[in-house]
RNA sequence: GGAGAGGUGGCAGAGUGGUCGAAUGUACCGCACUCGAAAUGCGGCGUAGGUGGAAGCCUACCGUGGGUUCGAAUCCCACCCUCUCCG
Numbered sequence: 001g002g003a004g005a006g007g008u009g010g011c012a013g014a015g016u017g018g019u020c021g022a023a024u025g026u027a028c029c030g031c032a033c034u035c036g037a038a039a040u041g042c043g044g045c046g047u048a049g050g051u052g053g054a055a056g057c058c059u060a061c062c063g064u065g066g067g068u069u070c071g072a073a074u075c076c077c078a079c080c081c082u083c084u085c086c087g
Base pairs, nucleotide, nucleotide: 001086002085003084004083005082006081007080010026011025012024018070028044029043030042031041032040046061047060048059049058050057051056063079064078065077066076067075
């Protein structure tokens, strides 16, 4: 230099146009159980902004920036990063 695969909540990872900011696992928090833990069960749990007395509600965010579409994590373009192969 060329080709291919990939980048998604703290971490791993599914989702390939619509009911998905998002399954599942794990971590973490709370409760139950226990003399106390572990294990197990149940519930909760991304970030930012707006609103609200609070609970909550609304909006945006799927590597970054554009585009297509009524609608994009998903399709297209450019760029960045990681891995593999070729030279």
Transfer RNA from Brevundimonas bullata, 87 nucleotides, folded computationally. Its mean pLDDT, the model's own confidence on a scale to 100, is 81. It matches the Rfam family "tRNA". Rfam describes the family as follows. Transfer RNA (tRNA) molecules are approximately 80 nucleotides in length. Rfam classes the family as a transfer RNA. The source organism's lineage runs through Bacteria, Pseudomonadati, Alphaproteobacteria, Caulobacterales and Brevundimonas.